[in-house]
This record gives sequence, C1' cells and structure tokens, in this order.
RNA sequence: CCCCGCGGGAGAGUUCAGACAAGGCAUCCAUGUGGUUGCAUGGGUUUUUGACUGACGCCGAAGGAGCAAGCACCCCGCAAACUCUCAGGCCCAUGGACCGCGGGGG
Repeated sequence: CCCCGCGGGAGAGUUCAGACAAGGCAUCCAUGUGGUUGCAUGGGUUUUUGACUGACGCCGAAGGAGCAAGCACCCCGCAAACUCUCAGGCCCAUGGACCGCGGGGG
C1' cells in the first nucleotide's frame, strides 16, 4: 500500500403532475340472484402504498473532474474532508468517504 471480516458512520423533498398496479372503507350506477333486509361481479368517485416517466428544488462522504497550500520539475505532472455536481443520492432499507479491531498478501 492492497484485499477480506466485524463494529461505528452524515447530508438533502417521504415535493408536484401524469399514467399503471395492488389494497381499504364509504358512496353512486349497471347486471345477476334472493326478495323484509341483503349478497356477488363489473364500472365511476375517493383514499393508502409501490415502482415508472416528467418538472422544479436540494445534498456531497461511492466514483469522476478542477484548483490551493505544497511536492516535483527537461517535458509531462501529483495534490484535500476545499470547489463543481457528470454520475450518485434526498422516509426506512441499500449505499457510504473516513475511523477502530482482527486476519491475509505484496
């Protein structure tokens, strides 16, 4: 310096719209059956969740890019937790720079 295992590990919308799927209660319509009530199926409205697409906003600690102090210098350059946000991320989970412990290799 690299790899593996364990533990810790932040930030930012659980936003809006569209269409789709699944579930819930209520209500309306249609059909069938029963017929005093009801029940079943389908459709509409409403509501919850999920993933997809688009829009705007936001985050930086995978990766990537840029420079600073500085290093190096014939040339070419190297360089952060800073900066940019291409990528990634914005309920939880996952991921996660970095830190600690253990093991292995060069």